[in-house]
Context: one part of a larger RNA
RNA sequence: CUGGGCGUAAAGGGCGCGUAGGCGGGUUGUCAAGUUCCGUGUGAAAUCCAACGGCUUAACCGUUGAACUGCUUGGAAAACUGACAGCCUAGAGUGAGGGAGAGGUAGAUGGAAUUGGUGGUGUAGGGGUAAAAUCCGUAGAUAUCACCAGGAAUACCCAUUGCGAAGGCGAUCUACUGGAACUCAACUGACGCUGAGGCGCGAAAGCGUGGGGAGCAAACAGGAUUAGAUACCCUGGUAGUCCACGCCCUAAACGAUGAACACUAGUUGUUGCCUUGCACGUCAAGGCAGUAAUGCACCUAACGGAUUUAAGUGUUCCGCCUGGGGAGUACGGUCGCAAGAUUAAAACUC
Repeated sequence: CUGGGCGUAAAGGGCGCGUAGGCGGGUUGUCAAGUUCCGUGUGAAAUCCAACGGCUUAACCGUUGAACUGCUUGGAAAACUGACAGCCUAGAGUGAGGGAGAGGUAGAUGGAAUUGGUGGUGUAGGGGUAAAAUCCGUAGAUAUCACCAGGAAUACCCAUUGCGAAGGCGAUCUACUGGAACUCAACUGACGCUGAGGCGCGAAAGCGUGGGGAGCAAACAGGAUUAGAUACCCUGGUAGUCCACGCCCUAAACGAUGAACACUAGUUGUUGCCUUGCACGUCAAGGCAGUAAUGCACCUAACGGAUUUAAGUGUUCCGCCUGGGGAGUACGGUCGCAAGAUUAAAACUC
């Protein structure tokens, strides 16, 4: 150097954009760097190998040969890789068209409910639990009616649904805006794939400044339970949860399954677009794209495992793994206001 792996045993980066690099469609010509062939020079000796010989053998030694798979340089070839030039359209992109969507940001608006306030009716309980008590209530509660205030979340529709790169996204309307699919095939003509570093996004919790605060609720207090109860249950309750701006950068960030491309049985749904048909519909058949269920071949150590959405068969590129503990720790570096994050050992031990 080659050789093994990464759904669950150790192992896919949380996700994207993209630099260097690696890899890259069809065709024609030229070059000849890689490549192949034939020569040149060199490749010290010893060693290794072969033959023969010398010490009584052997080890050892001698002679000859081969080899030294390399480098140098001349010539030749042009299939493949490469370089240059030209052409192409199947990859990729642009354009045109009508649709789908909880995709994003900002603004406006609505109704149900909880809570609080004011007023009316009304009277002795309410609340809570397995049972209670703390708690609220004759200073009039609970219940009920009307009005007002405020914050947060958006019932039904709602699903095996949809959208997004992931995190994630769910009332209605408006404005701005990203992406994907389908149909046409007008245009560009390989413009592609992956991607170390880098840059950006990144749930919840947490942090800073300023607002907001209805409900819920870490901490905390009380009541219970209990041998105890720093809990589970109950009554309260502050950060927080919400908004703006700025940080943090981690998750069982999961499909525990990196990205891209090609190929490989069926069957049954469902979503979007398109085509055709007719009895014109919540229709049927077909195509493309997505999303589910079942299931051959094949795969798998096995899995009531995967199976065209592969964990099958291949190619390219990246990331990662190498016994358990020590330890995702120490030290150092980088980042952070901090909390801490990231990179990441060893002794020792089994």
Small-subunit ribosomal RNA, central domain from an uncultured bacterium, 350 nucleotides, folded computationally. The coordinates come from a structure-prediction model, not an experiment, and the mean pLDDT is 88.